Predicted 3D model of a 1530-nucleotide RNA (small-subunit ribosomal RNA) from a wastewater metagenome. It matches the Rfam family "Bacterial small subunit ribosomal RNA". Model confidence (mean pLDDT): 83 of 100.
RNA sequence: AGAGUUUGAUCCUGGCUCAGAGUGAACGCUGGCGGCGUGCUUAACACAUGCAAGUCGAACGAGAACGGAUUAUAGCUUGCUAUAAUUGUCAGCUAAGUGGCGCACGGGUGAGUAAUGUAUAGGUAAUAUGCCUCUUACUAAGGGAUAACAAAUGGAAACGUUUGCUAAUACCUUAUACUCCUUAUUAACAGAAGUUAAUAAGGGAAAGAUUUAUUGGUAAGAGAUUAGCCUGUAUUGUAUCAGUUAGUUGGUGGGGUAAUGGCUUACCAAGACUAUGACACAUAACUGGUUUGAGAGGAUGAUCAGUCACACUGGAACUGAGACACGGUCCAGACUCCUACGGGAGGCAGCAGUGGGGAAUCUUCCGCAAUGGGCGAAAGCCUGACGGAGCAACGCCGCGUGAGUGAUGACGGCCUUCGGGUUGUAAAACUCUGUGAUCCGGGACGAAAAGGCAGAGUGCGAAGAACAAACUGCAUUGACGGUACCGGAAAAGCAAGCCACGGCUAACUACGUGCCAGCAGCCGCGGUAAUACGUAGGUGGCAAGCGUUGUCCGGAAUUAUUGGGCGUAAAGCGCGCGCAGGCGGCUUCCCAAGUCCCUCUUAAAAGUGCGGGGCUUAACCCCGUGAUGGGAAGGAAACUGGGAAGCUGGAGUAUCGGAGAGGAAAGUGGAAUUCCUAGUGUAGCGGUGAAAUGCGUAGAGAUUAGGAAGAACACCGGUGGCGAAGGCGACUUUCUGGACGAAAACUGACGCUGAGGCGCGAAAGCGUGGGGAGCAAACAGGAUUAGAUACCCUGGUAGUCCACGCCGUAAACGAUGGAUACUAGGUGUAGGAGGUAUCGACCCCUCCUGUGCCGGAGUUAACGCAAUAAGUAUCCCGCCUGGGAAGUACGAUCGCAAGAUUAAAACUCAAAGGAAUUGACGGGGGCCCGCACAAGCGGUGGAGUAUGUGGUUUAAUUCGACGCAACGCGAAGAACCUUACCAGGUCUUGACAUUGAUCGCGAUCUGCAGAAAUGCGGAGUUCUUCUUCGGAAGACGAGAAAACAGGUGGUGCACGGCUGUCGUCAGCUCGUGUCGUGAGAUGUUGGGUUAAGUCCCGCAACGAGCGCAACCCCUAUCAUUUGUUACCAGCACGUAAAGGUGGGGACUCAAAUGAGACCGCCGCGGACAACGCGGAGGAAGGCGGGGACGACGUCAAGUCAUCAUGCCCCUUAUGACCUGGGCUACACACGUACUACAAUGGGUGUCAACAAAGAGAAGCGAACCCGCGAGGGAGAGCAAAGCUCAAAAACACACCCCCAGUUCAGAUCGCAGGCUGCAACCCGCCUGCGUGAAGUAGGAAUCGCUAGUAAUCGCGGGUCAGCAUACCGCGGUGAAUACGUUCCCGGGCCUUGUACACACCGCCCGUCACACUAUGAGAGUCAGAAACACCCGAAGCCGGUGAGGUAACCGCAAGGAGCCAGCCGUCGAAGGCGGAGCUGAUGAUUGGAGUGAAGUCGUAACAAGGUAGCCGUAUCGGAAGGUGCGGCUG
Repeated sequence: AGAGUUUGAUCCUGGCUCAGAGUGAACGCUGGCGGCGUGCUUAACACAUGCAAGUCGAACGAGAACGGAUUAUAGCUUGCUAUAAUUGUCAGCUAAGUGGCGCACGGGUGAGUAAUGUAUAGGUAAUAUGCCUCUUACUAAGGGAUAACAAAUGGAAACGUUUGCUAAUACCUUAUACUCCUUAUUAACAGAAGUUAAUAAGGGAAAGAUUUAUUGGUAAGAGAUUAGCCUGUAUUGUAUCAGUUAGUUGGUGGGGUAAUGGCUUACCAAGACUAUGACACAUAACUGGUUUGAGAGGAUGAUCAGUCACACUGGAACUGAGACACGGUCCAGACUCCUACGGGAGGCAGCAGUGGGGAAUCUUCCGCAAUGGGCGAAAGCCUGACGGAGCAACGCCGCGUGAGUGAUGACGGCCUUCGGGUUGUAAAACUCUGUGAUCCGGGACGAAAAGGCAGAGUGCGAAGAACAAACUGCAUUGACGGUACCGGAAAAGCAAGCCACGGCUAACUACGUGCCAGCAGCCGCGGUAAUACGUAGGUGGCAAGCGUUGUCCGGAAUUAUUGGGCGUAAAGCGCGCGCAGGCGGCUUCCCAAGUCCCUCUUAAAAGUGCGGGGCUUAACCCCGUGAUGGGAAGGAAACUGGGAAGCUGGAGUAUCGGAGAGGAAAGUGGAAUUCCUAGUGUAGCGGUGAAAUGCGUAGAGAUUAGGAAGAACACCGGUGGCGAAGGCGACUUUCUGGACGAAAACUGACGCUGAGGCGCGAAAGCGUGGGGAGCAAACAGGAUUAGAUACCCUGGUAGUCCACGCCGUAAACGAUGGAUACUAGGUGUAGGAGGUAUCGACCCCUCCUGUGCCGGAGUUAACGCAAUAAGUAUCCCGCCUGGGAAGUACGAUCGCAAGAUUAAAACUCAAAGGAAUUGACGGGGGCCCGCACAAGCGGUGGAGUAUGUGGUUUAAUUCGACGCAACGCGAAGAACCUUACCAGGUCUUGACAUUGAUCGCGAUCUGCAGAAAUGCGGAGUUCUUCUUCGGAAGACGAGAAAACAGGUGGUGCACGGCUGUCGUCAGCUCGUGUCGUGAGAUGUUGGGUUAAGUCCCGCAACGAGCGCAACCCCUAUCAUUUGUUACCAGCACGUAAAGGUGGGGACUCAAAUGAGACCGCCGCGGACAACGCGGAGGAAGGCGGGGACGACGUCAAGUCAUCAUGCCCCUUAUGACCUGGGCUACACACGUACUACAAUGGGUGUCAACAAAGAGAAGCGAACCCGCGAGGGAGAGCAAAGCUCAAAAACACACCCCCAGUUCAGAUCGCAGGCUGCAACCCGCCUGCGUGAAGUAGGAAUCGCUAGUAAUCGCGGGUCAGCAUACCGCGGUGAAUACGUUCCCGGGCCUUGUACACACCGCCCGUCACACUAUGAGAGUCAGAAACACCCGAAGCCGGUGAGGUAACCGCAAGGAGCCAGCCGUCGAAGGCGGAGCUGAUGAUUGGAGUGAAGUCGUAACAAGGUAGCCGUAUCGGAAGGUGCGGCUG
């Protein structure tokens, strides 16, 4: 410090997630030791048991127990034991009691509390303070009781009652007393409710003990400590809490307190708080600190420390220096316990511990040795504070589980390309060490005081007594603990796990599984080759721990003060006016609040930072030091602020001037539409894509004239004007707002913004009353359609219009808040002014204001913006913080309503989104091409047959191919074979290959059984090479065992290769450069041209590659060469005839090599180009015709059944062999062909004619003979320019047929034959005779073809024993048409839109149905908290009363003063009752929302999405949605 994740890719916005640190933690697996810490976060739930606060005999009485002393008795070891008694004048002691001090500390907990709290800084001139320290003075004289105790008595108990006795440092009176208190007066200082001094009056003390010096007591003062009260500032969330408050705010008098104060009371006044957030609700103890962070901040408030609050719940006071009191009292309530039922007792949020709750948190331990506390003179006692130990890896820190050497890189494991690799110096082995654990031995620090004893001095004193304060010495005191630590012994011996390994993120393979099981923090993995699941091996990380979960901070600049944004991503209020608030021009002087400087103070300690030190180190502990903040005094005066005085530049006023659909009201006008009346006139009008509904013979429409009504204002008219926005458009008048220009007179900062507030605010809509021509939601009808609640048409009501009143919203948009200043230009336009010039007007120049366009810097994610900023700055306001749920629910406010404004959460997703890029697509556009259409010719679709496919059938009908691009396709030919299928019969190292111990042959012929395979026999006998003749090697055959063979079994979605298709379409890319943040662009676009990205020109491009073209083959012409088997002009021979023969090399032809065609020439057009058009010449003219040749890629296209091949599967079978069957089935459907339907024809005859290209030895097969024929016999010739197949056919000529199911057509069937073959039954082909079906030109639809083509005619070849209507070739005859590119299909280029990228066979919306989830409403029901009114009114304080009671004082007495009980009153907790509000839970039913597998209905949106979309509003409809009105362009 970043990373992953939206996309085909990119940049941005934006969320989600991860890596880090922490934790009082918990859970899973594992676990050696020690040190130091920490340990109920939940039920402030309930608690058994024990302990946690006592102490003082030097305050007092007393003496039950104990001890002592004394006496007596008994025992006997004659000085001890036991028992009993006595003793309180025992300088022992003490239960209980009186009294004093303590119990208000220490310890626990965090319920309450948003301020009576806390933190920090102050005040107290408004206060108190026990114990402690210091100072001064005093400590006098008396008195009356009472507990204990005794007796009596009540009660179950707790606990009392009555009588009697007694003491005090308990209680009371009196005396005295100041510098104390109260009141009054005066003076001084001062001017704060004050301080000091003086005078007068009144009031207020005491306690002794022991003893001779201490300690107590009282009064006053001072200090210290502690506490009270007050003030400033800070201190959570919600405004869906906006008003709160009657002791409330203030005053006066009284009361009260230690003290101020409405703290309390009576009266008076009506105040007080609040947008700087009162009141309410929710939550919460606060802080030092802790944690995180670079910091600023955020979160947190365990342990330790400070403060507060509480002690079963609520209330109350008493005592006291201090409490409204955790282990005190009283009352009420709930709960638990005891009870004799009458009544009582209790409070672990002290330490342990128990139950319960919970994911979860310890021992009913030891000790007062240390530190601290209470009491005491002290010894000492008490102390669950504390010191320690125990339990727990809960945390931090430290240590160990060994170290060195050790390769043949052992065994084993895992992987493997079978070679090896890895685990791995790891192990073993050898040599060492000894931390911890174990055993043995030694053994602490923490302890020093106080006190005791002894000692020499000092003070006091008569004293060497006693006492006091110091000093010296001695002895004593340890829970932890026989612990830490030290020494020794033995032995590598006893001590390693957890998580991860797809990316983020360090670390990879195998097997298993097969969208299953499972994983997952995010992205995501798993559907038969998973580095992602599970296991194993290996590797990585950390380590006595490791992972997971929860939580907090960080990363997150993702709430942005540091440090973000708002045109389109979320985000500018629809617009203005304006209170508060915030901010504010120039100059001078003053003040010193902000600001700055210096000094002081405070910020407890601990902690953190820095520097040191102590435990072997560290954690831990100790010492020193610094810092953000607050306060005080002093100083400075630039800036901000405040005050004073001025200025004119901001702002405003006055004057003059012109422009304008600015606003309101009244009036006026013409054109058009509709209606009414009348005339003319006749059959249609109207409407649409086409129609129909509708109107019309009762006279429409058309036309003429007159009239009526309402609404809107053509032309001008313009990115022109005005207005804050909404908005404003005929003309005139009246009233009225604002802006602008000129000059520079006046005021003198008067300004900007603006939360709340107020006003304006399109359309639709609402209310009341008018008006109503046209238009037109709803509605009706007609069409369209699968439907059509729409688009289209005919009608038509609200409404649209006016007046008044509501509503308050729009894509109210520049999707851009307002103001001010600054920052290059250019060019329009509107208003005004000035200048030059002119006789004048224009033109031209300059300035201001408004409104547009282009554009530089700058800015921006990009698009873009760019002086009218989205640039550079300042000020103020509003708003945003992932998508959905949702602008919804609830609440509140407004509204007549519709609804508006404000405005969540649960739940759910990992995205949603912006801009731009490349593609693809569009029922977008432009240009261009193609037998694409058109123009033509001939077909298919109808018939019969052939053939292929589907389907069906079957034991099997083997398999594959499925739009074009499967279907006469693989198959260039299924009777057996082929053959992969079925039935049956057989074989198992195999039909085939390699190795192979061993043995030897073999081939061939043949018998029997069997359907054959096969089985059992017989005959037969020995191959090749070399040889040293001994033999060796090889071939061939048999063959045990074992490796293995074999598979047309699966996967073409694991693959190679091959192929189809777009498409012979003209495209597809690269290097360098340039542009862009980038994906990418440019080049390749543009203007022309071409069949072509073909070429030319231009151009931030310049070049290049794969394609195009050319090079290759055939063909069209010619030349040269060669000349047999081909040819025959001339010469000769010869025949019935014939290149038959000699010969020839002319011709045809055959081959070989060349030539030829290039827009080369001429003319025109074009840009002087490329190129096009025409012409000449030429066999051929503009790529001459045809073929081969197929760019980058697309279709998971086809093929595992050509072949090859990974993986999986079968292995006496999914392999191999044989026989028979099947692939040939047949209701039907489709494709491709053949033959026809006839006269351009059919038949017969004559024969008379003319090809090309091929094939031939297991072959082609002539002549001749036989047969009607298929064919048979025969066998010449030919391995072919030689012989054969071989006859070409259409054509021509002659005759017949005469339009019909025929002399057309030939299916089907019968009979008789032929050929091939082991074999024609299933299931071949051919021949002859006979039979003679459908069919009379083919519906919708659809195919091919542009010239030697279509059409038509025959011939050949491959396959092949045989079988061709198929396929591949060959030639013969030989057309018609193309105006043209609007349309259909396909393609190319450019451009545009996009919500598509699996790319339109895309994406996607809503209802309905089902399941689940959370949530709103809901008759209500239940519960809780708080407030109000009233009733009751405990304890208690206060007040009153005083009939009851009463020791101290007064009084001779009676009695009095005072006090107490009682009673009364105010207040008062709990309780009761009542109505209203709030919160939570629940509730039949119900509303929408979300999420789900492939459900149903439509197709609203994205392209012009097929009616452009969207916004507001109204209305209608199963639903998306439609329509009306106004608006926006996204």